[in-house]
Overview:
The RNA shown here (SAM riboswitch aptamer (S box leader)) has 125 nucleotides and comes from an Actinomycetota bacterium. Rfam family: SAM riboswitch aptamer (S box leader). From the family's description: The SAM riboswitch is found upstream of a number of genes which code for proteins involved in methionine or cysteine biosynthesis in Gram-positive bacteria.

RNA sequence: ACCUCAUCCAGAGGGGCAGAGGGAUACGGCCCGUUGAAGCCCCGGCAACCUUUUCGGUGACUCUCGUUCGCGAGGCCGCCCGGAAGUGGUGCCAACUCCGACCUGACAACCAGGGAAGAUGAGAA
Numbered sequence: 001a002c003c004u005c006a007u008c009c010a011g012a013g014g015g016g017c018a019g020a021g022g023g024a025u026a027c028g029g030c031c032c033g034u035u036g037a038a039g040c041c042c043c044g045g046c047a048a049c050c051u052u053u054u055c056g057g058u059g060a061c062u063c064u065c066g067u068u069c070g071c072g073a074g075g076c077c078g079c080c081c082g083g084a085a086g087u088g089g090u091g092c093c094a095a096c097u098c099c100g101a102c103c104u105g106a107c108a109a110c111c112a113g114g115g116a117a118g119a120u121g122a123g124a125a
Base pairs, nucleotide, nucleotide: 003123004122005121006120007119008118013043014042015041016040017039021032022031023030027100028099029098044093045092046091049089050088052085053084054083055082056081057080062075063074064073065072066071097117102114103113104112105111
C1' cells in the first nucleotide's frame, strides 16, 4: 500500500523564518492569500479515537457463612455500559470533508437521501 470497523453540519490560533500560492486529486464553481499562501520552527488551544486514572451501573469466575438443599447473605470483582478527568500516543485548529461531479426522489432548478473518493483513529495482515 491493500483489507475491516467507527466517526466526519460541534470545537480550537498567535508569533518567528519564508515569499506565491492554497482549499486531497484532473475538471467546474465558490472562497482564502502581498493586511503575507504553501512549507519549516516555537508556543498555545480543541477534541476524546486509543491509553491511563477515577465514579456509578451490571455483577461472570471464584471464596466465606448459613441452609428447609430450592437457595439466601456477604466478600472479591473480569467483560461490558454510562459519566468525569485529560497522564501518555495520534489527530486537528477558514468555510459541512468548502460545494459539485455518480445514483435515487418523474424531469429542469432547488432541496433531501445514498454512493464513490478522501481524512482521522483503532484493528488485522